Fluoride riboswitch aptamer (crcB RNA motif) from Novosphingobium sp. SG751A, 77 nucleotides, folded computationally. The source organism's lineage runs through Bacteria, Pseudomonadati, Sphingomonadales, Sphingomonadaceae and Novosphingobium. Model confidence (mean pLDDT): 75 of 100.
RNA sequence: CGCGCCCAAGGCGAUGGAUUUCCGCCGGGCCUUUGGGCCGAACCGCCCGGCUUCGGGCUGAUGAUUCCUACCUUUCG
Numbered sequence: 001c002g003c004g005c006c007c008a009a010g011g012c013g014a015u016g017g018a019u020u021u022c023c024g025c026c027g028g029g030c031c032u033u034u035g036g037g038c039c040g041a042a043c044c045g046c047c048c049g050g051c052u053u054c055g056g057g058c059u060g061a062u063g064a065u066u067c068c069u070a071c072c073u074u075u076c077g
Base pairs, nucleotide, nucleotide: 010026011025012024013023016068017067018066020064022063028039029038030037031036045058046057047056048055049054
């Protein structure tokens, strides 16, 4: 200096917010006055028909736990 693996900070997991730090994934590049700036990755639901254009149908505010809010249904005042 190059390549590969592992770990950490950080980030992500189909509709809002919080919680647990439990699960999965990403975790890299360029510039720089080393303060920072620009980009990339993970992510952007399911089923059926026909085929990869199109048409029809369906579940859920969680990745998962526990809650709040919004929405929907039922009952009581």